A computed fold for a 72-nucleotide RNA from a Flavobacteriia bacterium, annotated as transfer RNA. The RNAcentral record of the sequence draws on ENA. Taxonomically the source falls in Flavobacteriia (Bacteria, Pseudomonadati, Bacteroidota). Its Rfam family is "tRNA".
RNA sequence: ACUCUGUUAGCUCAGUGGUAGAGCGUUCGGCUCUUAACCGAACGGUCGAGGGUUCGACCCCCUCACAGAGUG
Numbered sequence: 001a002c003u004c005u006g007u008u009a010g011c012u013c014a015g016u017g018g019u020a021g022a023g024c025g026u027u028c029g030g031c032u033c034u035u036a037a038c039c040g041a042a043c044g045g046u047c048g049a050g051g052g053u054u055c056g057a058c059c060c061c062c063u064c065a066c067a068g069a070g071u072g
Stems, first nucleotide, its partner, number of pairs: 001071007010024004018055001025043006048064005
C1' cells in the first nucleotide's frame, strides 16, 4: 500500500428493509428461619462517525475512525 472480517445494553452476542432483542449483570419484590438456588418485575441503546438510496435503514451504497486477519 492493497484485500477481507468486525464495531448493537456494563459484559458476551442475536437481529432476513417495516416499533431494537436474549443470556449474564445491577436494583427491587416474591419464596425461605436466613443465605444460596428458584420465580417475577424494573433498570439499561443517539445500533462506531458523517453522508446517500428508500414511504421507511442496525440491515443496501459511499467516505472516515478503531480493532483483527491476510497478501506484498